[in-house]
The RNA shown here (transfer RNA) has 75 nucleotides and comes from a Bacillota bacterium. NCBI's taxonomy places the organism under Bacteria, Bacillati, Bacillota.
RNA sequence: GGGGCUGUAGCUCAGGGGGAGAGCGCUUGACUCACAUUCAAGAGGCCCAGGGUUCAAAUCCCUGCAGCCCCACCA
Numbered sequence: 001g002g003g004g005c006u007g008u009a010g011c012u013c014a015g016g017g018g019g020a021g022a023g024c025g026c027u028u029g030a031c032u033c034a035c036a037u038u039c040a041a042g043a044g045g046c047c048c049a050g051g052g053u054u055c056a057a058a059u060c061c062c063u064g065c066a067g068c069c070c071c072a073c074c075a
Base pairs, nucleotide, nucleotide: 001071002070003069004068005067006066007065010024011023012022013021018055026042027041028040029039030038048064049063050062051061052060
């Protein structure tokens, strides 16, 4: 330098045009003498950034950034 994949909650990930979600974690309550387990409820993300398409974009297109992998070149 070329190509591919990925970027969504504190962590691991799903969701691929019209509700932002799951598990774990966190908070509160119940249970218990107490802790754990279990049960119930809740908080927490303007979806990497900018632009475009669209009535409508986390989702489609372009550019950039970051991470991982492969190839090429130089040494």